[in-house]
Context: one part of a larger RNA
RNA sequence: CUGGGCGUAAAGGGUGUGUAGGCGGUUUAUUAAGUUAGAAGUGUAAUACCCAGGGCUUAACUCGGGUGCUGCUUCUAAAACUGGUGAACUUGAGUGUAGGAGAGGAUGAUGGAAUUCCUAGUGUAGCGGUGGAAUGCGCAGAUAUUAGGAGGAACACCAGAGGCGAAAGCGAUCAUCUGGACUACAACUGACGCUGAGGCACGAAAGCGUGGGGAGCAAACAGGAUUAGAUACCCUGGUAGUCCACGCCGUAAACGAUGAAUACUAGGUGUGGGGGGUAUCGACUCCUUCCGUACCGUAGCAAACGCAAUAAGUAUUCCGCCUGGGGAGUACGGCCGCAAGGUUGAAACUC
Repeated sequence: CUGGGCGUAAAGGGUGUGUAGGCGGUUUAUUAAGUUAGAAGUGUAAUACCCAGGGCUUAACUCGGGUGCUGCUUCUAAAACUGGUGAACUUGAGUGUAGGAGAGGAUGAUGGAAUUCCUAGUGUAGCGGUGGAAUGCGCAGAUAUUAGGAGGAACACCAGAGGCGAAAGCGAUCAUCUGGACUACAACUGACGCUGAGGCACGAAAGCGUGGGGAGCAAACAGGAUUAGAUACCCUGGUAGUCCACGCCGUAAACGAUGAAUACUAGGUGUGGGGGGUAUCGACUCCUUCCGUACCGUAGCAAACGCAAUAAGUAUUCCGCCUGGGGAGUACGGCCGCAAGGUUGAAACUC
């Protein structure tokens, strides 16, 4: 390379957008690049291979002869398929019109419960904490309770295996700005599509820089316990951080451990958002259809577990990735980063 694979054995890129490239709906005309057929030339010599022979007694060896040789070039022909060009179509894709749904995003404003702190009142000896204690707080009046105030962070119930988002993720209320999806109609465009190496953008938490903020929680740290020890688990404190603005970082069991797109292949039961219909005074119910989200299950697949129209089934297109364990996601070099580090990524050796 061929081939085989990627839910759990090695293997799906964290996610999107999109360049090159690859692939691409229906009808028709034309072309003849690919394709197919035929012809000619070349494919040299020698060797090798094959066929039937000659010469050394045979063989190896050697001599001459024949067949054949993927391919390449030219010419002629064919026009189904792929490609090119012209014309057309509407199912793919997009636009439009009319709707309803949603924690989708950004900004601003507002709200109540709770914790902590401060002030004042009542009130008196404990409080707190644990398996039990102690450190700690408290007669300079704590804990408890009432009233007022300050400040920060998070939004109980609703809440659902429910919804939205490309993923990360998103949950108080209101307003403004704004993205996407879905349904119905079938008016418009007429293949405008799919995938996507590089590129670009987004990307939890932690961490970093500058400036704010700091209630609670809490790495580090301190003390008290436990213990043989206890650099822990438990307790009392507590700083970074957690929050905001701007800028970096670019990683996660970034998981459905399952790339994207399209088509096809029994059913059943829930649930979310739309549409149509039957019935009805009306609503519910019932029937049907599209999109999403769950559970069960047939065929099929699978090493098994299981998957099963949201496939891990049957197929096609494109991308990414794997090739024994360790060494090692290490070293070296490149690129990126303020740093931490990230990314690309070996070998010796060893089993």